This is a predicted structure of a 74-nucleotide RNA (transfer RNA) from Billgrantia endophytica. It was read from a public genome assembly. Taxonomically the source falls in Billgrantia (Bacteria, Pseudomonadati, Gammaproteobacteria, Halomonadaceae). The prediction has a mean pLDDT of 80.
[in-house]
RNA sequence: GCCCCCAUAGCUCAGCUGGAUAGAGCGUCCCCCUCCUAAGGGGAAGGCCCCAGGUUCGAAUCCUGGUGGGGGCG
Repeated sequence: GCCCCCAUAGCUCAGCUGGAUAGAGCGUCCCCCUCCUAAGGGGAAGGCCCCAGGUUCGAAUCCUGGUGGGGGCG
C1' cells in the first nucleotide's frame, strides 16, 4: 500500500432479503419469599444502534467517505 471482517445497554451478544414503540442473558436498583444469606419469583432504570453524508414515504439494516479494533497478502 491492497483486500476481508467487526463496531447495537455497564459487559457478552441477537436483530442486518428496509417497516410500526430496538431486544435477550449477565450485571445494577426496588419489592416479594426466608430467622438471615444464597437460590427462586415480580418489577424498574439504562442504548436516538462508532462518526458524517447519500438513497428512500421510511435506514441499526442499503450506498459512499472517515475513525477505531481484528485478520490476510505484498
Description:
Rfam family: tRNA. Its family is annotated with triplet codon-amino acid adaptor activity in the Gene Ontology. Rfam classes the family as a transfer RNA.